[in-house]
Context: one part of a larger RNA
């Protein structure tokens, strides 16, 4: 010096407290232990592993596992021998692949020699040589999600967006080391003022960046408010060398907030309460950003990589199967268990997105999933697109029901070579457990929690109730720091390093 203490002060933080809503019961979903299996591929394993790697396992992915092939090899780079490339199709086979042929006819591109046309480039034909590309052959080789994250790089996770972490000079000490960084205030902050053998600096903090919230100002198409003129009962829809920028919008450039103003308090500092004025007030609100370093923390399966190890196999192809198995256990979710609800009809308002192998209006056929036909949009123009909750009207009257929708059963659509193991969807029938959950335990302080719908990635399709965003509607509570947890300064004990 640091660690640690059921030492002690002072101080944060949804840590508790006050609240609100759920998890721990029930069905299904998803990942995981465990068990089974030919094989259920590997990795993660308190917090920081368990809807996690996977932003999508039917095949392909696939790395496992049963057959079946095959060995210079699916792929590269060099040697040597042979050839056009190409189509076409036979047997046998689950496929790979293995056997045996046909058809065209010496292609393409570079050089360099001849001729023969034009002479600018260049073409046309003969030969000779190479390149590419095809076979076949020996060997150097290739391959390898084989094994070490405890050999690495690169990323990344945490503690933590905590306010610490450290230097150079100088002083103090034999020395480790100290001091600066403590101390008095104060802040979200080692902020910022004060004093001090300190003086200063560095990397963090802020701040510079992006969204948002207000005015202004400058542009307006395919937006936006008019206008005309056609159809049409109206609503509205279509056309227009048409008119406008006031309101939205939409993307450019500014301006605004900085304890500037005023009052108290403070030490006449920093600062703090309260106030004006303001769209907004003391970091305005979200987001990116993550110091030194700690877990020998993840990850050789993303990549890259040293070292071992395989090399007719631990590499290679291929057809099936497996990753989907089920007595259980657990973790992350959906959806309920109703009347603040269910269901039927009608009516209203959103935003982020997305679309040429692509999203598909109208229409017509189906109860419906979806067919058919096909305008229209390279998209502020077309489409996908219905927003739900919500209002406004009827039903149901507390019941295992009109609640709940698991399971099963036939019958159908899509998508794909193919849906059996193993997909999603629709309709009719069936209608299980559940009546609000032990003991425990999680989230959240505001446009936040609840709740409600939408849009994207991956993607033929989908096992999305995930995961990334998007808007509508929209609460309660905080008195406090005694305790729990987690952190930070100071100081105080130790037989710990």
């Nucleotide at each position: 010096u640091g660690a640690c203490g059921g030492g002690g002060g002072c101080c944060c933080g949804c840590a508790c407290a006050a609240g609100c809503g759920g998890u721990g019961g029930a069905g299904c979903a998803u990942g995981u232990g465990g068990u089974u299996u030919a094989a259920u591929u590997c990795g993660a394993u308190g917090c920081a592993a368990c809807g996690c790697g996977a932003a999508g396992a039917a095949c392909c992915u696939u790395a496992c596992c049963a057959g079946g092939g095959a060995u210079u090899g699916a792929c590269a780079u060099g040697c040597c021998a042979c050839u056009a490339a190409c189509u076409c199709a036979g047997a046998u086979g689950a496929a790979a692949g293995u056997c045996a042929g046909a058809g065209c006819g010496u292609a393409u591109c570079u050089u360099c020699u001849a001729c023969a046309c034009a002479u600018u480039c260049g073409u046309g034909c003969a030969g000779a040589a190479g390149a590419a590309g095809g076979u076949g052959g020996a060997c150097a080789c290739a391959g390898g999600u084989g094994g070490u994250g405890c050999a690495u790089g690169g990323c990344u996770g945490u503690c933590g967006u905590c306010a610490g972490c450290u230097c150079g000079u100088g002083u103090c000490g034999u020395g480790a080391g100290a001091u600066g960084u403590u101390g008095g205030g104060u802040u979200a902050a080692g902020u910022c003022c004060c004093g001090c053998a300190a003086c200063g600096a560095g990397c963090g903090c802020a701040a510079c960046c992006c969204u948002u919230g207000u005015c202004u100002u400058u542009a307006g198409u395919u937006g936006c408010c008019g206008a005309a003129a056609u159809a049409u009962a109206a609503a509205u829809a279509u056309u227009u060398g048409u008119g406008g920028g006031a309101a939205a919008c939409u993307a450019g450039a500014g301006a605004g907030a900085c304890u500037g103003c005023c009052g108290g308090u403070g030490a006449u500092a920093a600062g703090c309460c309260g106030g004006a004025g303001g769209a907004a007030g003391g970091u305005g609100a979200g987001g990116a950003u993550g110091a030194c370093g700690u877990c020998a923390a993840g990850u050789c399966a993303g990549c890259a990589u040293g070292c071992c190890c395989c090399u007719u196999a631990u590499a290679c192809c291929c057809u099936g199967g497996g990753c989907g198995a089920c007595a259980c256990a657990c973790g992350u979710g959906c959806u309920a268990c109703a009347a603040u609800g269910g269901c039927c009809g009608g009516g209203a308002c959103a935003a982020u997105g997305a679309g040429a192998u692509g999203c598909a209006a109208c229409c017509u056929c189906g109860c419906g999933a979806g067919a058919g036909c096909a305008a229209g949009c390279u998209a502020a123009c077309c489409u996908c697109a219905a927003a739900a909750a919500c209002c406004c009207g009827g039903u149901c009257u507390c019941a295992g029901u009109u609640c709940g929708g698991a399971u099963u059963g036939c019958a159908g659509g899509c998508u794909g070579c193919a849906a059996c193991u193993c997909g999603c969807c629709u309709g009719c029938a069936u209608g299980a457990a559940g009546u609000c959950g032990g003991a425990a335990u999680c989230g959240c302080u505001a446009g936040u929690a609840a709740u409600c719908g939408c849009u994207g990635g991956u993607c033929a399709g989908c096992c999305a109730u995930a995961c990334a965003g998007c808007g509508g509607u929209g609460a309660a509570u905080a008195c406090g720091u005694u305790c729990c947890c987690g952190g930070g300064c100071c100081u105080u004990g130790u037989a710990c390093a």
This is a predicted structure of a 497-nucleotide part of an RNA (small-subunit ribosomal RNA, 3' major domain) from an uncultured phototrophic eukaryote. Its Rfam family is "Bacterial small subunit ribosomal RNA". Its family is annotated with ribosome and structural constituent of ribosome in the Gene Ontology. Its mean pLDDT, the model's own confidence on a scale to 100, is 82. The RNAcentral record of the full RNA draws on ENA and SILVA.